Annotation
The RNA shown here (transfer RNA) has 74 nucleotides and comes from a Planctomycetaceae bacterium. The coordinates come from a structure-prediction model, not an experiment, and the mean pLDDT is 82. It matches the Rfam family "tRNA". It is annotated as a transfer RNA.

RNA sequence: CAGGGCGUAGGAGAGUCGGUCACUCCGCGUGCUUCGGGUGCACGAGAUCGCUGGUUCGAAUCCGGCCGUCCUGA
Numbered sequence: 001c002a003g004g005g006c007g008u009a010g011g012a013g014a015g016u017c018g019g020u021c022a023c024u025c026c027g028c029g030u031g032c033u034u035c036g037g038g039u040g041c042a043c044g045a046g047a048u049c050g051c052u053g054g055u056u057c058g059a060a061u062c063c064g065g066c067c068g069u070c071c072u073g074a
Stems, first nucleotide, its partner, number of pairs: 001073007010026004019057001028044005050066005
């Protein structure tokens, strides 16, 4: 320099033929249970999806640019 993959709650991972509240597990908070803790059960909070523009009635999803990271080639 060129090509390609990945970037989604605190952590890990789904969702990428565009369409109601973005889902699951762990973690976290509250309550019940216990003498207390753990386990178990119930409820709840938390991401506008790397950033920024565009297309569209509507974008995590499609398109452009940029950033980070990894791989391949020169």